A computed fold for a 100-nucleotide RNA from a Planctomycetota bacterium, annotated as Bacterial small signal recognition particle RNA.

This record gives sequence, structure tokens and C1' cells, in this order.
RNA sequence: GGCUCGGUCCCGGGCAGCGGAGGCUUGCCGAACCGGGUCAGGCCGGGAACGGAGCAGCCCUAAGACAGGUCCUCCGGGUGCCGCGGGGCGCCGGGUCCUC
Repeated sequence: GGCUCGGUCCCGGGCAGCGGAGGCUUGCCGAACCGGGUCAGGCCGGGAACGGAGCAGCCCUAAGACAGGUCCUCCGGGUGCCGCGGGGCGCCGGGUCCUC
């Protein structure tokens, strides 16, 4: 110096994991009136019996808030792994051949 192998470097890819968001699901809270049910009191109709509308209260829930769940999706990175592909022969190491 040639050939070849491996490592390192760069790019891409794959997998795992972390953080955030969303979907789904569970629980709880959650409506003066413009949701529902029941409607005390009061009001109205009636001679009366009763009836009517219906506020508060109570109950159920909507929008939504909070706390979880595991499954899925998306986004992100100075997270880790894979040699899976490519690049440069830039560096290091090994083998072999040639030459000095």
C1' cells in the first nucleotide's frame, strides 16, 4: 500500500419506554328559571268533593368539573435497544497478500 472483517460516525426505519392530548369506560359531584319526576306552602276553578297550573324542597340526570382504569389513537424528545437498510472510506482495531 491492496483486499477483507469488525467497531465508531451520519441518515432513515423498527421495537420498547417516558411526557402530553384525545377516544372508550367506571365512580362521585353537578340545573333559582330557560331538563324531567314528585310537588309542601301559596294561587286559580268549584257550593263541596275534587281538579288545574306550578315556586321552593327532594330525586334522577344533561352540558361540564374531579378522581381512576386498561384498551386504542395522535403528538413530542439530548430516553434506550435492534444491526434492519443506506452513506462516507473520515478514524480505530483484526486477518491476509505485496513492497521497503

Rfam family: Bacterial small signal recognition particle RNA. On this family, see Rosenblad et al., Nucleic Acids Res 2003: "SRPDB: Signal Recognition Particle Database".
The sequence was found by an Rfam model in a public genome assembly.